[in-house]
């Protein structure tokens, strides 16, 4: 300086061809279970989908610009 590819809960993460209510597992908190902890089982908390705009009746999802992180190439 160039190109591709990632960014959604505290962490890993689904998420189709734009369609109203955004998902799950850990972990956190209650409660059952046990002498007791662990495992197990039932709830419950927990989200600016990176950011800033654009399209659109309607954006995680589709265009743009910006950040961050990877991988090549020079």
């Nucleotide at each position: 300086g160039g190109g591709c590819c990632c960014u959604u809960a505290g962490c890993u993460u689904a998420g189709c061809u734009g369609g109203u209510u955004a998902u799950a597992g850990c972990a956190c908190c209650c409660g059952g279970c046990u002498c007791a902890u662990a495992a197990c089982c039932g709830g419950g908390c927990g989200g600016u989908c990176g950011c800033c705009g654009g399209u659109u009746c309607a954006a995680a999802u589709c265009c743009g610009g910006c950040a961050g992180g990877g991988c090549c190439c020079a």

A computed fold for a 74-nucleotide RNA from a Haloarculaceae archaeon, annotated as transfer RNA. Its mean pLDDT, the model's own confidence on a scale to 100, is 83. The sequence was found in a public genome assembly. Rfam family: tRNA.